[in-house]
Context: one part of a larger RNA
RNA sequence: GAACGAACGCUGGCGGCAUGCUUAACACAUGCAAGUCGAACGCGUGGAUCUCCACUUCGGUGGAAGGAAGCGAGUGGCAAACGGGUGAGUAACACGUGGGAACCUGCCCUAUAGUUUGGGACAACAACUGGAAACAGUUGCUAAUACCAGAUACGCUCUACGGAGGAAAGAUUUAUCGCUAUAGGAUGGGCCCGCGCUAGAUUAGGUAGUUGGUAGGGUAAUGGCCUACCAAGCCGACGAUCUAUAGCUGGUCUGAGAGGAUGAUCAGCCACACUGGGACUGAGACACGGCCCAGACUCCUACGGGAGGCAGCAGUGAGGAAUAUUGGACAAUGGGCGAAAGCCUGAUCCAGCAAUGCCGCGUGAGUGACGAAGGCCUUCGGGUUGUAAAGCUCUUUCAGCAGGGAAGAAUGUGACGGUACCUGCAGAAGAAGCCCCGGCUAACUCCGUGCCAGCAGCCGCGGUAAUACGGAGGGGGCUAGCGUUGUUC
Numbered sequence: 001g002a003a004c005g006a007a008c009g010c011u012g013g014c015g016g017c018a019u020g021c022u023u024a025a026c027a028c029a030u031g032c033a034a035g036u037c038g039a040a041c042g043c044g045u046g047g048a049u050c051u052c053c054a055c056u057u058c059g060g061u062g063g064a065a066g067g068a069a070g071c072g073a074g075u076g077g078c079a080a081a082c083g084g085g086u087g088a089g090u091a092a093c094a095c096g097u098g099g100g101a102a103c104c105u106g107c108c109c110u111a112u113a114g115u116u117u118g119g120g121a122c123a124a125c126a127a128c129u130g131g132a133a134a135c136a137g138u139u140g141c142u143a144a145u146a147c148c149a150g151a152u153a154c155g156c157u158c159u160a161c162g163g164a165g166g167a168a169a170g171a172u173u174u175a176u177c178g179c180u181a182u183a184g185g186a187u188g189g190g191c192c193c194g195c196g197c198u199a200g201a202u203u204a205g206g207u208a209g210u211u212g213g214u215a216g217g218g219u220a221a222u223g224g225c226c227u228a229c230c231a232a233g234c235c236g237a238c239g240a241u242c243u244a245u246a247g248c249u250g251g252u253c254u255g256a257g258a259g260g261a262u263g264a265u266c267a268g269c270c271a272c273a274c275u276g277g278g279a280c281u282g283a284g285a286c287a288c289g290g291c292c293c294a295g296a297c298u299c300c301u302a303c304g305g306g307a308g309g310c311a312g313c314a315g316u317g318a319g320g321a322a323u324a325u326u327g328g329a330c331a332a333u334g335g336g337c338g339a340a341a342g343c344c345u346g347a348u349c350c351a352g353c354a355a356u357g358c359c360g361c362g363u364g365a366g367u368g369a370c371g372a373a374g375g376c377c378u379u380c381g382g383g384u385u386g387u388a389a390a391g392c393u394c395u396u397u398c399a400g401c402a403g404g405g406a407a408g409a410a411u412g413u414g415a416c417g418g419u420a421c422c423u424g425c426a427g428a429a430g431a432a433g434c435c436c437c438g439g440c441u442a443a444c445u446c447c448g449u450g451c452c453a454g455c456a457g458c459c460g461c462g463g464u465a466a467u468a469c470g471g472a473g474g475g476g477g478c479u480a481g482c483g484u485u486g487u488u489c
Stems, first nucleotide, its partner, number of pairs: 001489004006485005013361006019354002021319001026317003030314003035078003040075002043072003051064005085272003095196006103189002108185008116150004125140006156165003170177003198244003205235003210232008247269004251262004274295005297308004325351001327350003333347001334345004364394004374385004398430001400425005408416001433478005438459003444473005454461002
């Protein structure tokens, strides 16, 4: 000098764009953050238009049948593995880069073929029962794109090449959407390898599933991934092992560069979801707002037993020098479901708060000497503040008030928002501070103080004439900021 997710002190007018728990991966009240489909299905509730009967003051009223929309839980499908958060762990094929072969891939695209015959249940519901609750049990009824069996099989799988095995589901507004099998694609992912990737030797030896082989198991798939047997290997001063630290990268900061430091926001990958372990479902998880077990903690309890997990968005306590609203909207972009209408979406888009940063603008312009008054200094002559003020002549950015008023949206739909922007009105009106002035280093005098009080980045000032302390006048620098502290180059 530059930089910052900064903080602190003094000060503070406006706007745009960004950014905002770096500490306790500490504990969390409350609300919301993942639903959707009736064009898969049966119930319950609901009761419209219409129809019939009776009465009628001809307006209607009452009753019956029928059952549309809507609503509720349930079966079933898809989604919930995305999106969002955090960086605890991890020195590792985690990441980066370049390769590889033994793999899977819902939805989507292309192509071929098929979509046949049957069956028995279980929720919901009803009745009863247990329990404080959470919830659970018994009996009975029932539908399906739920479940099961049979048939069929070009290609598919296995094969001792004889053969064996294996599928489907329907719905509606009748045009489609589905379903099954196979092949290919696309996308996404799993696995392996070369190279790169912090410090310590006051860590020198480490390793028995260890290293390799054979056989088998397991997996979507290779493999000591696992098991049995066999062999005795494998790694290591080119630093194994151990310890400490750490998410990695694109990037960011600095620097002429080489390099050094760093990894907030944004983007890619990884890991984690109270702590530890485990599997289930599924195309995909060993699953943040799923399940089971154990633990710690909190809550409810009728003491028998139950409930919970903000490192989602807000918000609370705690910690801390320190970091925001329990806001609006699905209008846009995107996502899930749905044929669609649409529903959901704290993703997202916006608004609120904070000079936290960057950028822009303003706090007026011109004129004005007899250099007013006041202040300060003075050699008492004057000098300086100083064209500064006042005065005169103007202007109106921003803020204010009034009127109009978008784009963002396609044909309907705008949270933002009566916002941006435009026009008009009034009036210099509402808008300047902070640090420094001994040298480094731009900027000097007076008073007070008297090695005191104090200053200080370094050198150093202060003990009676202090340009170094405190105040004042003056001056210098930067400016809605200015200084200090911290950290990096």